[in-house]
RNA sequence: AUCACUUCAGGCUAGGGUUCCGGCUUUCCACAGAAAAGCGACUGGUCCGAGAGCUUGAGGCUUCGCUGUAACGAAGCUCCACGGAGGGACAAAAGCCCGGGAGGU
Numbered sequence: 001a002u003c004a005c006u007u008c009a010g011g012c013u014a015g016g017g018u019u020c021c022g023g024c025u026u027u028c029c030a031c032a033g034a035a036a037a038g039c040g041a042c043u044g045g046u047c048c049g050a051g052a053g054c055u056u057g058a059g060g061c062u063u064c065g066c067u068g069u070a071a072c073g074a075a076g077c078u079c080c081a082c083g084g085a086g087g088g089a090c091a092a093a094a095g096c097c098c099g100g101g102a103g104g105u
Stems, first nucleotide, its partner, number of pairs: 007058006015048002020045002022042001023039005059078007080100001082103001086098003
């Protein structure tokens, strides 16, 4: 200096908003119920959800079981990672996607 690999998926959480549920307010009503409108500086349930969070599985590579090949099995490895603004989707927002981006060391 060049080349290859550093992967994928599920579950959960940090976080997120407000389509639905619930809650609250108002209207109607003697009260309540039903219904309608509004509220996410409403704890929550449904929902979305991490490259740099956790966990599980798969894949990949190496070694061994075995002298060789294949198959199967076992063990090991799969590192590191500071990061805007702006835009996008779904009802909407976000640590989601653009993005291991721009930039920085």

This is a predicted structure of a 105-nucleotide RNA (Guanidine-I riboswitch aptamer) from Nitrosomonas sp. HPC101. Taxonomically the source falls in Nitrosomonas (Bacteria, Pseudomonadati, Pseudomonadota, Betaproteobacteria).